[in-house]
RNA sequence: GGCGCUGUAGCUCAGUGGUUAGAGCGGUGGCUUCAUAAGCCAUAGGUCCCCGGUUCAAGUCCGGGCAGCGCUACCA
Numbered sequence: 001g002g003c004g005c006u007g008u009a010g011c012u013c014a015g016u017g018g019u020u021a022g023a024g025c026g027g028u029g030g031c032u033u034c035a036u037a038a039g040c041c042a043u044a045g046g047u048c049c050c051c052g053g054u055u056c057a058a059g060u061c062c063g064g065g066c067a068g069c070g071c072u073a074c075c076a
């Protein structure tokens, strides 16, 4: 340099173009307990990597870029 995969909550990850984007874990508050753990209930938390395009409508489709990972080629 070329090709491929990935990028969504603090972490790990779901998400068929169509209402207000979700789960588990974690955080916070509460219930329960003599107390703790466990369990239960509630709740907070989002630039869906960035820019542009298509569309009535984009996390999702298209183009470009950035970052990470893998494979590969070249130089020395």
Base pairs, nucleotide, nucleotide: 001072002071003070004069005068006067007066010025011024012023013022018056027043028042029041030040031039049065050064051063052062053061

The RNA shown here (transfer RNA) has 76 nucleotides and comes from a Planctomycetota bacterium. The sequence was found in a public genome assembly. It matches the Rfam family "tRNA". Rfam describes the family as follows. Transfer RNA (tRNA) molecules are approximately 80 nucleotides in length. The coordinates come from a structure-prediction model, not an experiment, and the mean pLDDT is 81.